A computed fold for a 1404-nucleotide RNA from an uncultured bacterium, annotated as small-subunit ribosomal RNA. It matches the Rfam family "Bacterial small subunit ribosomal RNA". Gene Ontology terms of the family: structural constituent of ribosome and ribosome. The prediction has a mean pLDDT of 83.
RNA sequence: AGAGUUUGAUCCUGGCUCAGGAUGAACGCUAGCUACAGGCUUAACACAUGCAAGUCGAGGGGCAGCAUUUCAGUUUGCUUGCAAACUGGAGAUGGCGACCGGCGCACGGGUGAGUAACACGUAUCCAACCUGCCGAUAACUCGGGGAUAGCCUUUCGAAAGAAAGAUUAAUACCCGAUGGUAUAAUCAGACCGCAUGGUCUUGUUAUUAAAGAAUUUCGGUUAUCGAUGGGGAUGCGUUCCAUUAGGCAGUUGGUGAGGUAACGGCUCACCAAACCUUCGAUGGAUAGGGGUUCUGAGAGGAAGGUCCCCCACAUUGGAACUGAGACACGGUCCAAACUCCUACGGGAGGCAGCAGUGAGGAAUAUUGGUCAAUGGGCGCAGGCCUGAACCAGCCAAGUAGCGUGAAGGAUGACUGCCCUAUGGGUUGUAAACUUCUUUUAUAUGGGAAUAAAGCUUUCCACGUGUGGAAUUUUGUAUGUACCAUAUGAAUAAGGAUCGGCUAACUCCGUGCCAGCAGCCGCGGUAAUACGGAGGAUCCGAGCGUUAUCCGGAUUUAUUGGGUUUAAAGGGAGCGUAGGUGGAUUGUUAAGUCAGUUGUGAAAGUUUGCGGCUCAACCGUAAAAUUGCAGUUGAAACUGGGAGUCUUGAGUACAGUAGAGGUGGGCGGAAUUCGUGGUGUAGCGGUGAAAUGCGUAGAUAUUAGGAGGAACACCAGUGGCGAAGGCGGCUUACUGGACGGUAACUGACGUUGAGGCUCGAAAGCGUGGGGAGCAAACAGGAUUAGAUACCCUGGUAGUCCACGCCGUAAACGAUGAAUACUAGGUGUCGGGGAGCAUGGCUCUUCGGUGCCGUCGCAAACGCAGUAAGUAUUCCACCUGGGGAGUACGUUCGCAAGAAUGAAACUCAAAGGAAUUGACGGGGACCCGCACAAGCGGUGGAGCAUGUGGUUUAAUUCGAAGCAACGCGAAGAACCUUACCAAGUCUUGACAUCCUCCUGACCGGUCCUUAACCGGACCUUUCCUUCGGGACAGGAGAGACAGGUGGUGCAUGGUUGUCGUCAGCUCGUGUCGUGAGAUGUUGGGUUAAGUCCCGCAACGAGCGCAACCCCUAUCCUCAGUAGCCAGCAUUUAAGGUGGGCACUCUGGGGAGACUGCCAGGGAUAACCUGGAGGAAGGCGGGGAUGACGUCAAAUCAUCAUGCCCCUUAUGAUUUGGGCUACACACGUGCUACAAUGGCGUAAACAAAGGGAAGCGAGAUCGUGAGAUGGAGCAAAUCCCAAAAAUAACGUCCCAGUUCGGACUGUAGUCUGCAACCCGACUACACGAAGCUGGAAUCGCUAGUAAUCGCGGAUCAGAAUGCCGCGGUGAAUACGUUCCCGGGUCUUGUACUCACCGCCCGUCAAG
Repeated sequence: AGAGUUUGAUCCUGGCUCAGGAUGAACGCUAGCUACAGGCUUAACACAUGCAAGUCGAGGGGCAGCAUUUCAGUUUGCUUGCAAACUGGAGAUGGCGACCGGCGCACGGGUGAGUAACACGUAUCCAACCUGCCGAUAACUCGGGGAUAGCCUUUCGAAAGAAAGAUUAAUACCCGAUGGUAUAAUCAGACCGCAUGGUCUUGUUAUUAAAGAAUUUCGGUUAUCGAUGGGGAUGCGUUCCAUUAGGCAGUUGGUGAGGUAACGGCUCACCAAACCUUCGAUGGAUAGGGGUUCUGAGAGGAAGGUCCCCCACAUUGGAACUGAGACACGGUCCAAACUCCUACGGGAGGCAGCAGUGAGGAAUAUUGGUCAAUGGGCGCAGGCCUGAACCAGCCAAGUAGCGUGAAGGAUGACUGCCCUAUGGGUUGUAAACUUCUUUUAUAUGGGAAUAAAGCUUUCCACGUGUGGAAUUUUGUAUGUACCAUAUGAAUAAGGAUCGGCUAACUCCGUGCCAGCAGCCGCGGUAAUACGGAGGAUCCGAGCGUUAUCCGGAUUUAUUGGGUUUAAAGGGAGCGUAGGUGGAUUGUUAAGUCAGUUGUGAAAGUUUGCGGCUCAACCGUAAAAUUGCAGUUGAAACUGGGAGUCUUGAGUACAGUAGAGGUGGGCGGAAUUCGUGGUGUAGCGGUGAAAUGCGUAGAUAUUAGGAGGAACACCAGUGGCGAAGGCGGCUUACUGGACGGUAACUGACGUUGAGGCUCGAAAGCGUGGGGAGCAAACAGGAUUAGAUACCCUGGUAGUCCACGCCGUAAACGAUGAAUACUAGGUGUCGGGGAGCAUGGCUCUUCGGUGCCGUCGCAAACGCAGUAAGUAUUCCACCUGGGGAGUACGUUCGCAAGAAUGAAACUCAAAGGAAUUGACGGGGACCCGCACAAGCGGUGGAGCAUGUGGUUUAAUUCGAAGCAACGCGAAGAACCUUACCAAGUCUUGACAUCCUCCUGACCGGUCCUUAACCGGACCUUUCCUUCGGGACAGGAGAGACAGGUGGUGCAUGGUUGUCGUCAGCUCGUGUCGUGAGAUGUUGGGUUAAGUCCCGCAACGAGCGCAACCCCUAUCCUCAGUAGCCAGCAUUUAAGGUGGGCACUCUGGGGAGACUGCCAGGGAUAACCUGGAGGAAGGCGGGGAUGACGUCAAAUCAUCAUGCCCCUUAUGAUUUGGGCUACACACGUGCUACAAUGGCGUAAACAAAGGGAAGCGAGAUCGUGAGAUGGAGCAAAUCCCAAAAAUAACGUCCCAGUUCGGACUGUAGUCUGCAACCCGACUACACGAAGCUGGAAUCGCUAGUAAUCGCGGAUCAGAAUGCCGCGGUGAAUACGUUCCCGGGUCUUGUACUCACCGCCCGUCAAG
C1' cells in the first nucleotide's frame, strides 16, 4: 500500500466481497509447564444454608454462664490435719450473655433498573450555606432534682411478642447559677466592595453551657479559625425521530408571609399576563456519565467489561424518624406482588454483599484459608470484629516466557506409503549409528525476603509528652520461590489450508450425484475447487469457525465527493428570516494572534531509568493531556460604532425596437349548413375495397344568406416575455428591456429555508356556444385474431365567462449573481467617428447563432450565452428492485397532488466509447443470383442410395446447403465388421524362456455340414561332436488380440463459406484505454489490381506471375510414324529411298496496352483501330490466405483414457447385408415421324493388354465355342465408332413407339449362380401420348445430342473417371429473390436475430 467481481474487450460511475487489528467472547479439534491479569454481556428472575458490623466493664446497674480466691457443709483417702471430689454462699479478683448509655452502623462491598437531566465533564461563583471524629487558639467544667431499662412478680398469646405492678444506676434526662460569644431589636462611628451590599468597634434590652472515669492522661461545654467532607447557582459540551409544530395555569414575573443549613414558586395569599419554541419547544424512542478502551496517518468512527471518579438504585411504590451526615442494601412505618410458619386468631422475609442453588442462555468459577500484611470500626490499651483486603482452588478465556532435544551422519541405505515416461523421483539428514546436554519431569536434601511496628521492661534527650536506643513477640500464603545432587532423550504436537484473491500440487474415488463456497464460482467420466491419500504451505500449545467493532470505504467527503448524458438543479418569479457583501479615514477590541497565571485527579498512553533469571507485569521520574478560565499586550484582516465617497444599485431627461399583457371594434379567404337556379347518375373513399351519400335529384356548378373557429403569403437557428407562452387589422389602458446624457440618492446590493404569486395540455364545477376537428362509441375493411394502424360516421371536449386543479421529456435533461480568461464569422436593436456617400470602412453597448485555442471532462463534448478559473447563497444525490408504493399528515368537489418508508430480494443495475454480428437502414459492386433463353427433375417403368417397417441378423458410418449412384474403383463363398450353430484358449498374428523331435512341405485313406481331429507313406543343413541354425510339437508366464466406447480427449486427412478478395505484422503517429491509422477517400480492375491523395512508411500470407495441357511458327531428331517427288510391287507406305509435309519428342520464338486515335487529371485505366495464329487474364487445369462450423472420420491409419481376456479375441459351415405396405433423393429408358426398322457406305480421339489382349479361319440364329498367327505394344490385338449422309419401309395408332414383367431353351465366369450374377435366342408385350405445386443445370466449342475407352474386377455398371463427333439460343438490364464484398448508420445483440426480451395461462 491494495485486490476480486458488471464487459467479447475498454474507460468511468457504483455497490458487494477479501487481505489487517481488536474482544469479559462462544463453538469444533487438540493440549506439557510457569508468571501476570481476567471470569453471568442473558432474568434489576426467584432464592435453601452459612458468613459479610460491631465495639467499649477505663460510663452504669448488675452476675445467667466460665476461671480464680475465700467461707460453710457433705463424702472419700488416710500420715488426724492435710489432699481430692461434690454441694451451697460471697461480686472479692479476672472477666462477662442480656440491659441502660457512648461511638459506629450514611464507610467499605454490589448492581446499572431508572435517568436526555446542572445527571455527568469542564470552568466560575456562594457578599446565600452546613460540617461528627481531627488540628490550632481562648475560656470554663458549680449546685441540685425526678425518672427509666435491666432484675423481680403477675397476665395474655401457638408463636413473634406484648401489657401491668413494684424497685434501681449512670458520661441517659431535667432544673438553677456563671459567663464571653451567638441570635433579635436599636443608637453612634470607621472602613471596604462586584449590583443587591459587606466588615470592624462601642453601648442598651431579652434568651442560651457543661460529665465524669481514672491516676496524669483520656474526656465534656462554649467561641473563633483551619482541614476534610457535603449542599446550592451559572456559562459551555452531551443520541435519534418533524411521518412529533406548537407547549404551558404554580405556568412567567412581582409584593408579602411561611419553610430550609442556605437561595429560590420550594410552598401559600394577592396582583399582572406573561414564559419556552424552526439556533427545534412539546412529545416519542434509546441510553447511567466521565477518566479511558479499540481502530485509524490523522480528522474521525465505535465502545464505556476489569481499575479510578461522580451519579442513581437496593423485591415494587410511597413516607418520614433518628442523626453532624440518610429520607438509610444486611433500620422503622404504610400499601402491593411473591415465598414461608401457623393452634387460622396472627406472624416472618428480602443475596443488584461473599460463597452457593434453581431458572434463562451459545456462555462465565470454590457453600476454600487468614486477619500475617494494607485499610476500616470501637477501645487508654491488650484486644475484638472485618467474604474490605491478602492468599489459595477451577477455566488455554487472554498476554508474555520456556520446553517437547542439540551436533555430526548419504550407498542420498533397506522396507513401507505416494508418483512415474519403469530409467527413476519423493518422504529425506529424516532414520539407523556416534558424540553431547538436562531446561522441563521424577526423586532426595537445603531453604528465604515479604516484619515495619505495637505490648512489657530498662536507659537517654529535652520544650513533660513526645522522640530515640536496647530487649522480647508476631508468617495465612509455605517448606512456596530459589539452590544443590541423582536418573535418563528419558515425560511432552497439533490445527487449518493448498482454483484466483492468497503462501502451498499430484494420484485415486465420485459423475450437476454426494458435496464445497468469504466473493468470483467448482461438480454433467481424465475435478490442482467435492471425499480420501501422498506431498507442500502457514501458525504453533494452540489452530480454525462464528458473532461484533474500526479500518480498507475519499462508500456522508471539515481535512476529502458530486449534480448535461452514470443517482442528483426546485417548472418559474417576487420576497421574509438567515448567510454573504464596494472604496476610504479615525475608533473599539467580540472574533483573531502573542506572552503569562491557575486548572486539566490518580491510573492509563509515550519516553528515560530501575525491580522480578528475561518478557508480559510492576516501581520511579519526565513529557503529553491539543481544553477551559483569569490577566497583560498587538490592531493587519473579519465584526461593532462614527464619518466621507461614487465605480455596484436605483432615480431623472429626451429617444428606439418588439407575435409582451388585458379589454373593445373591424376584415377577407376557406370548411359546413339552409334557400333558389342549371344539370344527371353517380359521388365519396382506398394499397384494393366496402360501410356511407344519391332518381324523394346527390357530386359538380351558380346566386344570395347563416354560423362558429382559425388567421395563408410576409416568416427568418428573426422578435418579445421570469417561465408556461405569444402571430389578421385597429384602438384604449398597461408591464419590461435597450442605447445616449451624467443632473440626483449614496451600498440602498446579492442569494433566499419557510411564505406568496404565476404556471402548457388534459381533467373538474356553473352558465353560454358548437362550423371544422375529434377520445369514447357504431359500422366497413385488414388479419389466424385486430377491442389497433386504413375508411365512413360520431358524443364529450376543443371556443367564451367565472372558479378549481398545480402537473409534463415544465429540456439547454445544464439553479441564481459577480469578476476574469486567444481568436474568427453571421444576424437583431441602438450610439459614435471617418470617407472616395444609391453606400462603405472602423469602433462601442445590449441580445441571438456557428466554428475554434487554452483549460476542463470517463468519454461524448463544453469552450466569453462555459460543462474554464475564482467567490457567495439556495436546492438535490449516496447500488439495483420493492417504490415514488404502503401507512400517517396537508391540500383538492373529484381525479389526484405534495411529503414519503420498511420487510424481502439480487451482485449487480448504469454511463460513454470500441471491435464484430445483425437490420423487412442507406450508398456502391460482384456471381447462371434474377431476368432473357435451351434442356431437364417432379407424372410412368426400371436401376441405385436413404428413411421407415420387418427380421435371428437385415453390420457400421454419413444428416439442410456441405447425408442420400456417399465410405463402396464393383456383398454368390471370401470380402464381412451382423445372425444361428460347431470348435480353440499363450491363442489366427509378434518377441522372450524351458523341454522334446527332425523336420516343414507333400501324398493317400477314415470321420465331419466344414474347420478341427485320426492313421499311414515320404522327408533337413552346419559342426571343433559339446552343440548351433531352421522348422514343428508340448508347457509356464510376461503378453497377444479387439471393425469394442469416446471424432465433445487427439494427430493426420477432408468438406464448406470460396478461387470470395480478403487476413495481418514491424516501426511511427493518435487515443487514459479497448482500439484506430496504414487497409479509409477520388478513380480503376477479375482482384487490397494499379494510379493519385493522405500521419503514415514499409513488409508478410493471399491476388497475379512462375508449373502443366491446348491454339501459331521456327529449329534439332526421324522409328514401329509420314509419302511431295523417283523406282518397285501380290496393290497393303508393303519394299527401295527420302524426312519436304502430317505426326511424335526435345529446345526456342510469339502478346507486352508494344503501336495509332479518342476519353481520362498530362496518371492508372477504358473505348475503338492496325498488324497478328492468338489482344487486352487467349481457353482450360493444378494451386484454396487468416479463420468459421466442438463440421466429418477412433470402421483407412496412428493414438490418450476406459472396457473384454475359455471372450467384446480366433476359426468353420450356413444365413444376412439383396427383406417390402410405404416415403424421399440421384439416374437410365421412353412416351415417337427432327422418329422406328432394314440395306449398303464414311469420318475420331483417348486408352488398355502377359494368370493378358487375342487377329485371320471353322462351327453356332446368337451369347459364344474350337484353335491359336501376332503383340510386353506410334509395329499386333481390343476395335465395329455412333449420331451423320444415301436408298427403302412404316403413316399418328398405345402403333413396326415403348420395352417392364413372365415362360422355355441356352452361353460364360467361378469349388459353387436356390436365396443372389451377367449375357443370348424365341415367345409374352405392362405403365407410359411430354408430366400439379414446386424445382435443377448451363453464357461457346458451352448447353443439348452421339458413340468410344479405362479403373475396380474370376464374373457382375443405367454409377464413377476420361475421350472425341455433331453443335445451338439468349443476356434489355440490376427493380426484385439468394449468396458474397467495401463504406456508413442504429442497436438494450457479442452463445452474436435460430439473439435478446415482455405479458398471460397451466403444472410443479